[in-house]
RNA sequence: GCAGCCGUAGUGUAGCCCGGUUAACACGUCUCCCUGUCACGGAGAAGAUCGCCGGUUCGAAUCCGGUCGGCUGCG
Numbered sequence: 001g002c003a004g005c006c007g008u009a010g011u012g013u014a015g016c017c018c019g020g021u022u023a024a025c026a027c028g029u030c031u032c033c034c035u036g037u038c039a040c041g042g043a044g045a046a047g048a049u050c051g052c053c054g055g056u057u058c059g060a061a062u063c064c065g066g067u068c069g070g071c072u073g074c075g
């Protein structure tokens, strides 16, 4: 230098191919209940505008272009 894959709550992932309600799940955090207390269990809440910028579209996490970072392969 070229190619492929990955980047989404604090952590780990799904959703992307085939665009459409308020972006889902587990763990974690917070509040309440339960308990003599803790743990367990139950109920609820907060938290990501989907790496960044732009384009297409009525509508983009999803499609297209560029770009940054990581991994792998080739030269």
Base pairs, nucleotide, nucleotide: 001074002073003072004071005070006069007068010027011026012025013024020058029045030044031043032042033041051067052066053065054064055063
A computed fold for a 75-nucleotide RNA from a bacterium, annotated as transfer RNA. The sequence is in RNAcentral, with records from ENA. The coordinates come from a structure-prediction model, not an experiment, and the mean pLDDT is 83. Its Rfam family is "tRNA". Rfam classes the family as a transfer RNA. From the family's description: Transfer RNA (tRNA) molecules are approximately 80 nucleotides in length.